[in-house]
């Protein structure tokens, strides 16, 4: 830099320095000299990864048994250190600590509004599309 998968309605402070920006982009709308971004110190949150433990028959798994039947269907048992799901502990690797990823930007639907051929605008609702962020695993 790029690919794949997963998650993104919750959560989380203070001080110093710094000096005008910040919320990825665009359009909105917000935060900010009652001090932005960045950097440093202490603290916290808990999404992923890692370690350990406790559970769950959950699985096109494994082992055993039964049934059925003719080469394979169904049922039951066993957490079996295969996978998956849930919970807990520990400390670590990242990450994060305004607003639903702040809202919208794609699709669909609704509207008694604007406009008045189709269509469009605006508003609302739903879905996930794109984009983005974070983590993990390959390249």
């Nucleotide at each position: 830099c790029g690919c794949u998968c997963a998650u993104c309605c919750a959560g989380a402070g203070g001080g110093g320095u710094g000096g005008a920006g910040g919320g990825a982009c665009c359009g909105g709308c917000c935060c900010u000299g009652c001090g932005a971004a960045g950097c440093c110190c202490c603290g916290g949150c808990a999404a992923c990864c890692c370690u350990u433990c406790c559970g769950g028959c959950g699985a096109u798994c494994c082992g055993c048994g039964c049934u059925g039947a003719c080469c394979u269907u169904g049922c039951g048992c066993g957490c079996g250190c295969u996978c998956c799901c849930g919970g807990a502990a520990c400390a670590g690797g990242u990450g994060c600590c305004a607003a639903c990823u702040c809202c919208g930007g794609c699709c669909u639907g609704c509207g008694a509004c604007c406009a008045g051929a189709u269509c469009g605008g605006c508003g609302c609702a739903g879905g996930u599309a794109a984009a983005g962020a974070u983590g993990a695993g390959g390249g």

Record summary: The prediction has a mean pLDDT of 77. A computed fold for a 139-nucleotide RNA from Actinocorallia herbida, annotated as SAM riboswitch aptamer (S box leader). NCBI's taxonomy places the organism under Bacteria, Actinomycetota, Actinomycetes, Streptosporangiales, Actinocorallia. Of the family's consensus pairs, 97% are formed in the model.